RNA sequence: GGGCCCAUAGCUCAGCGGCUGAGAGCGUCCGGUUUGCAUCCGGAAGGUCAGGAGUUCAAAUCUCCUUGGGUCCA
Numbered sequence: 001g002g003g004c005c006c007a008u009a010g011c012u013c014a015g016c017g018g019c020u021g022a023g024a025g026c027g028u029c030c031g032g033u034u035u036g037c038a039u040c041c042g043g044a045a046g047g048u049c050a051g052g053a054g055u056u057c058a059a060a061u062c063u064c065c066u067u068g069g070g071u072c073c074a
Stems, first nucleotide, its partner, number of pairs: 001073007010026004018057001028044005050066005
C1' cells in the first nucleotide's frame, strides 16, 4: 500500500428497511423477602446505534468517505 470482517447500554451480544417507542443477559441503583448477607421476586436509570454525507415516503439496517480495531497478502 491492497483485500476481507467488525464498530448498537458499563461488559457480552441480538436486531439487517417500517409495524417497537432501540432490546436481552450480566452489571449498577431502589424496593420486597432475611436478625444480617447471599439467593430469589418486582421496579428504575443508562444508548447522538463510531463520525459525516447520500439513497428512500421511511435507515441501527442499503451506498460512499473518514476514524478506530481484527485478519490475510505484499
Description
A computed fold for a 74-nucleotide RNA from a Pseudomonadota bacterium, annotated as transfer RNA. It matches the Rfam family "tRNA". Model confidence (mean pLDDT): 80 of 100. The organism belongs to Pseudomonadota, within Bacteria.